[in-house]
This is a predicted structure of an 89-nucleotide RNA (c-di-GMP-I riboswitch aptamer) from an uncultured Burkholderiales bacterium. The model forms 100% of the base pairs in the Rfam consensus. The coordinates come from a structure-prediction model, not an experiment, and the mean pLDDT is 88. It was read from a public genome assembly, where an Rfam model found it.
């Protein structure tokens, strides 16, 4: 250097839920809050999953309805790559 495991210590993070802002939405974002987590640190590149502002399209006089769309989103769904703290084998 590589791989493997988590029984100590010092430490991180931070579902759900409520505030306060952003955002059509999905969901961010901060400060409570902790169910959890050894990658719960980063990255949409595959699969998936969520939302449909714009666009298309069917219906209607019209208002509006429904149905398609990612270029929007999730890294705490799963695989990937990248980088890393104690200990211990």
């Nucleotide at each position: 250097a590589a791989c493997c495991u988590g029984c100590a210590a010092g430490g991180g993070c931070a579902a759900a839920c409520g505030c306060g802002c952003c955002g059509a939405a999905a969901g961010g974002c901060g400060g409570g809050g902790a169910c959890g987590c050894a990658a719960a640190a980063u990255c949409a590149c595959c699969g998936g999953u969520c939302u449909a502002a714009u666009g298309g399209g069917u219906g209607c006089a019209a208002c509006c309805a429904c149905c398609c769309u990612a270029u929007g989103a999730c890294a705490g769904c799963g695989g990937g790559a990248u980088c890393g703290c104690c200990a211990g084998g």